[in-house]
RNA sequence: GGGCGGGUAGUCUAGAUUGGUAUGAUACGUGGCUCGGGACCACGUGGUCGUGGGUUCAAAUCCCACCUCGCCCA
Numbered sequence: 001g002g003g004c005g006g007g008u009a010g011u012c013u014a015g016a017u018u019g020g021u022a023u024g025a026u027a028c029g030u031g032g033c034u035c036g037g038g039a040c041c042a043c044g045u046g047g048u049c050g051u052g053g054g055u056u057c058a059a060a061u062c063c064c065a066c067c068u069c070g071c072c073c074a
Stems, first nucleotide, its partner, number of pairs: 001073007010026003020057001027045006050066005
C1' cells in the first nucleotide's frame, strides 16, 4: 500500500437483507425470601449505537469520509 472483519449501557452481547419505541445477560437500586448473609424471585435504573457529513417523513441499519482494534496479502 491492497483486502476483510469488529466498535451498541460500568462489562459482555443481539439487532444490520423488513429503515419505523434498541435485545438479553451481568452490574447497580428497591422489595420479597432468611435469625442474618449468600443464592433465588419480582420490579426498577442506566445507551450522543466509534466520530463527522449525506439520503429519507423517519437511520444502529443505506451512502461517503475519518478514528480505533484485529486478521490476511504484499
Transfer RNA from Promethearchaeati archaeon SRVP18_Atabeyarchaeia-1, 74 nucleotides, folded computationally. Its Rfam family is "tRNA". Rfam links the family to the GO term triplet codon-amino acid adaptor activity.